Context: one part of a larger RNA
RNA sequence: CUGGAGACCCCCAAGGGGAAGCGAAGACCCUAUAGAGCUUUACUGCAGGCUGUUGCUGGGACAUGGUCGCUGAUGUGCAGGGUAGGUAGGAGCCGUUAUACAGGUGCGUGCGCCAGCACGUCGCCGAGGCACACAUGAAACACUACCCGUCAGUGACUGUGACCCUCACUCCGGGAGGAGGACACCAAUAGCCGGGCAGUUUGACUGGGGCGGUACGCGCUUGAAAAGAUAUCGAGCGCGCCCCAAGGCCAUCUCAGCCGUGUCGGAGACGCGGCGAAGAGCGCAAGAGCAUAAGAUGGCUUGACAGUGUUCUGCACAACAAGGAACGCUGACGCGAAAGCGUGGUCUAGCGAACCUAUGCGCCCGCUCGAUGCGGGCCAUAGAUGACAGAAAAGCUACCUUAGGGAUAACAGAGUCGUCACUCGCAAGAGCACAUAUCGACCGAGUGGCUUGCUACCUCGAUGUCGGUUCCCUCCAUCCUGCCCGUGCAGCAGCGGGCAAGGGUGAGGUUGUUCGCCUAUUAAAGGAGGUCGUGAGCUGGGUUUAGACCGUCGUGAGACAGGUCGGCUGCUAUCUAUUGGGGG
Numbered sequence: 001c002u003g004g005a006g007a008c009c010c011c012c013a014a015g016g017g018g019a020a021g022c023g024a025a026g027a028c029c030c031u032a033u034a035g036a037g038c039u040u041u042a043c044u045g046c047a048g049g050c051u052g053u054u055g056c057u058g059g060g061a062c063a064u065g066g067u068c069g070c071u072g073a074u075g076u077g078c079a080g081g082g083u084a085g086g087u088a089g090g091a092g093c094c095g096u097u098a099u100a101c102a103g104g105u106g107c108g109u110g111c112g113c114c115a116g117c118a119c120g121u122c123g124c125c126g127a128g129g130c131a132c133a134c135a136u137g138a139a140a141c142a143c144u145a146c147c148c149g150u151c152a153g154u155g156a157c158u159g160u161g162a163c164c165c166u167c168a169c170u171c172c173g174g175g176a177g178g179a180g181g182a183c184a185c186c187a188a189u190a191g192c193c194g195g196g197c198a199g200u201u202u203g204a205c206u207g208g209g210g211c212g213g214u215a216c217g218c219g220c221u222u223g224a225a226a227a228g229a230u231a232u233c234g235a236g237c238g239c240g241c242c243c244c245a246a247g248g249c250c251a252u253c254u255c256a257g258c259c260g261u262g263u264c265g266g267a268g269a270c271g272c273g274g275c276g277a278a279g280a281g282c283g284c285a286a287g288a289g290c291a292u293a294a295g296a297u298g299g300c301u302u303g304a305c306a307g308u309g310u311u312c313u314g315c316a317c318a319a320c321a322a323g324g325a326a327c328g329c330u331g332a333c334g335c336g337a338a339a340g341c342g343u344g345g346u347c348u349a350g351c352g353a354a355c356c357u358a359u360g361c362g363c364c365c366g367c368u369c370g371a372u373g374c375g376g377g378c379c380a381u382a383g384a385u386g387a388c389a390g391a392a393a394a395g396c397u398a399c400c401u402u403a404g405g406g407a408u409a410a411c412a413g414a415g416u417c418g419u420c421a422c423u424c425g426c427a428a429g430a431g432c433a434c435a436u437a438u439c440g441a442c443c444g445a446g447u448g449g450c451u452u453g454c455u456a457c458c459u460c461g462a463u464g465u466c467g468g469u470u471c472c473c474u475c476c477a478u479c480c481u482g483c484c485c486g487u488g489c490a491g492c493a494g495c496g497g498g499c500a501a502g503g504g505u506g507a508g509g510u511u512g513u514u515c516g517c518c519u520a521u522u523a524a525a526g527g528a529g530g531u532c533g534u535g536a537g538c539u540g541g542g543u544u545u546a547g548a549c550c551g552u553c554g555u556g557a558g559a560c561a562g563g564u565c566g567g568c569u570g571c572u573a574u575c576u577a578u579u580g581g582g583g584g
Base pairs, nucleotide, nucleotide: 008584009583010582011581012580013579014578017576018575019574021571022570029405030404031403032402034401035400036397037396038395039394042200043199044198045197046196048193049192050191051190052189053188054187055186058165059164060163062161063160064159065158066157067156068155069154070153071152072151073150074149075148085147086146087145088144089143092130093129094128101126103125104124105123106121107120108119109118110117111116169180170179171178172177203216204214205213212233217239218238219237220236221235222234240388241283242345243344247301248300249299250298251297252296253295255279257275258274259273260272261271262270281290282289284350286348287347288346305331306330307329308328309327310326311325312324313323333342334341335340356383357382358381359380360379362378363377364376365375366374367373412459413457414455415454416453418452420448421447422446423445424444425443429439430438466541467539468538469537471533472530473529474528475527476526479504480503481502482499483498484497485496486495487494507519508518509517510516547565548564549563550562551560552559553558
């Protein structure tokens, strides 16, 4: 001097590894006594509909009911003269003269249980007839009064059914008039129907939420760490009653079990004797307590009473209701000879505010001057809220919205490592004999962080989610290739082990697949990690919005780790990193 490579500073270009890149107070999930849309046999209402009644709204006749009044009839258990409705009074009542007639008889009508009864008719007879006495639970339709059942007629009021009319009212018509017609329309009122519409509700706890459960009100034991208190969807169990005796008192007695003995009688029934501090029993869970018994049996009773307090608990040491208990006082009682005991059950569970309703003794007040009646209040008892200090209350949302949350789930990370993968210790046994060529039970000890769980520590003002593709790096617990050892290694081929990660580890069919199965090759067709590497690189088949179909579930809106077709992939590169080029 020429060429190449490199360090530093600067520049140009590139593709996009990182800045958990930029974009959007996460749409998934949960929470909110936050919304909205939709549904329904959620709750409460409102339109609307139907039907009844009333008003607008008047007239007529017919039929048929109800109530009341009047007139006239009528009323048969058996016994008994015989068709006795009931009760009370009752010893008389009706007729005999005639324009009158009791009774008998003839005829007619009505009823009838076929016995007869009532009425009409002077055609005939006619001066007495019926009671009181006997049979009956009850005595005369002899007479009078009131009442009951049934029937007929009549009057008033009122209802119902079907019908006629015209004058309100309605419709058609320019009008005349016509059609309808007390209906309809309209209004009021009562009942029923009433997601057509509206306003709302649809609890909490919770190792995310949902489903499940109740750990949501109480009691006992334990956890509970020897005062007291003490949590978890900790462990084991209970309560929401029962009892007029299973309460109160007094008296008497002693249990369970075992032994001996006694007709049937036995392991075991009942009697007698003995041992027996408690193992029995006390309505029920558990604990405590109890034999002087709180236990067993008998007698008498209602203190399981009325009123009014204090203390404790509920609720440790602040406050707090209902409820519960203990101890008093007053009154009236029970038992006992008495002392005394008795304010339910031996103690600890067995429970419920206000409003409203019902019932009860009494009192007070209003409407009234008083009576009656109506209404309100005080007190007590009963009725329930069990989400148990107590709103009156069903769902869906993938059409969704908002506020928030990494206080809370899904992906990934982290922790852990039961599960998973791999290794080791011991070696029972298999291996013709022989544990260890090879295989290896039971048990034990680890390593890893690839599976699946658990936790909820980071991220919900967002770290893009499966698989494929592209491209790079790493690990070794090595599939092939290399070196070596053992062999139940003759050789070939194998089997097992040691060292070793340099290189290689491919192609098809099916499926969205990872995986798996299959095919033909190959020296071999290894495993794993890098935010299950890699979407500011691609793809978008799957999953996971809005449309739609099927099956199943649901009354429905809708739902389904069930299936199916369709369905958007943003970003101009500042820094850093890398690659290529250039200048100093």
Record summary:
Predicted 3D model of a 584-nucleotide part of an RNA (large-subunit ribosomal RNA, domain V) from Halorientalis sp. IM1011. The source organism's lineage runs through Archaea, Methanobacteriati, Halobacteriales, Haloarculaceae and Halorientalis. Its Rfam family is "Archaeal large subunit ribosomal RNA". Rfam 15.1 lists 2,955 matches to the family in 1,139 species.